[in-house]
Model confidence (mean pLDDT): 84 of 100. Predicted 3D model of a 72-nucleotide RNA (transfer RNA) from Acaryochloris sp. IP29b_bin.148. It was read from a public genome assembly. Its Rfam family is "tRNA". The family's RNA type in Rfam is transfer RNA.
RNA sequence: GCCGAUGUAGCUCAGUGGUAGAGCACUCGAUUCGUAAUCGAGCGGCCGUGCGUUCAAAUCGCAUCAUCGGCU
Numbered sequence: 001g002c003c004g005a006u007g008u009a010g011c012u013c014a015g016u017g018g019u020a021g022a023g024c025a026c027u028c029g030a031u032u033c034g035u036a037a038u039c040g041a042g043c044g045g046c047c048g049u050g051c052g053u054u055c056a057a058a059u060c061g062c063a064u065c066a067u068c069g070g071c072u
């Protein structure tokens, strides 16, 4: 220098055009003499950034940034 993959909640991940989800973590409650475990509820992300396509974009296109891998 060229090519590819990944980027979504604190963490690990799902979501392939129509109002963003799960598990764990955290908070509150129930249970217990108490703790853990278990059960219920809640909190938390404008989806790496910008521009574009579209009535509508996490999703499609382009650029860019970061990480990882391959080639030279």
Stems, first nucleotide, its partner, number of pairs: 001071007010024004018055001026042005048064005